Molecule: Lysine riboswitch aptamer
Organism: Evansella clarkii
C1' cells in the first nucleotide's frame, strides 16, 4: 500500500431522534344525566346486512332550568435510551371502537420480510384530530451533515459547482497480499 465484507467496535451531522411520570391549560359549560315543555312515530354505531331490544305510559329531533365529565393529543424543562435514532408502507396474528354477530372504516400491539425516507425548517394538498395545537405523508423551496467530480487557492486544507444515499460515512481491528 492494495483487495476483500450487509465482519467487530468506537463515533460525527443538531432547532438531532424516541420514551417517561407528576402538574398545568385545552378538551367544554362539551358529550352525558335530571326536570319541564315543543312534537307525534321513529329509534339504538361515523358505514353495510342479519338479529335482538325501547317507544302513544309518547320514538326522534328542538327549547328552558339544573347537575356535569373523560381520553387522545399539548406544554416547559427534568430524566432515560441513542444516532435508521426514528418515521411510514406491505404481509401475518391478537385485540379495541356498537347492544350482538358478521363485514367495512379507523385505531392499539406483536412478529416477518428488510420495501421507501441522510438530517431539520418551511409553503400547499391530503389524513387524524374539538383545533387556526401537534401528528403522519408526498411535493415544491432554500439550509445543513457526508461522500465522489470539476473548477479557483495552497500546507492538507478552504471555497464554489454539479451529483449520489445510510446496506452510507470517519476512525480502527479481524483476512489476503506487496514493500
Nucleotide at each position: 500500500g492494495u483487495c476483500a465484507g450487509a465482519g467487530g467496535u468506537a463515533g460525527a451531522g443538531g432547532a438531532g431522534c424516541a420514551a417517561u411520570g407528576a402538574g398545568a391549560a385545552u378538551g367544554a359549560g362539551u358529550a352525558g344525566g335530571a326536570a319541564c315543555c315543543u312534537g307525534g312515530a321513529g329509534c339504538g354505531g361515523c358505514u353495510g346486512g342479519a338479529g335482538c331490544g325501547c317507544u302513544a305510559g309518547g320514538a326522534a329531533a328542538g327549547g328552558u332550568u339544573u347537575u356535569g365529565a373523560a381520553a387522545g393529543g399539548u406544554c416547559a424543562a427534568a430524566u432515560u435510551g441513542c444516532c435508521g435514532a426514528a418515521g411510514c408502507g406491505u404481509c401475518c396474528g391478537c385485540g379495541g371502537u356498537u347492544c350482538u354477530c358478521c363485514a367495512a372504516a379507523c385505531u392499539g400491539u406483536g412478529g416477518a420480510a428488510g420495501g421507501c425516507u441522510g438530517g431539520g425548517g418551511u409553503u400547499u394538498u391530503g389524513c387524524u384530530g374539538a383545533a387556526a395545537a401537534a401528528g403522519c405523508a408526498a411535493a415544491g423551496c432554500a439550509c445543513u451533515g457526508u461522500c465522489a467530480c470539476u473548477g479557483c487557492a495552497u500546507g492538507c486544507u478552504g471555497u464554489a459547482g454539479u451529483g449520489g444515499a445510510g446496506u452510507a460515512c470517519u476512525a480502527u481491528c479481524c483476512g489476503a497480499u506487496g514493500g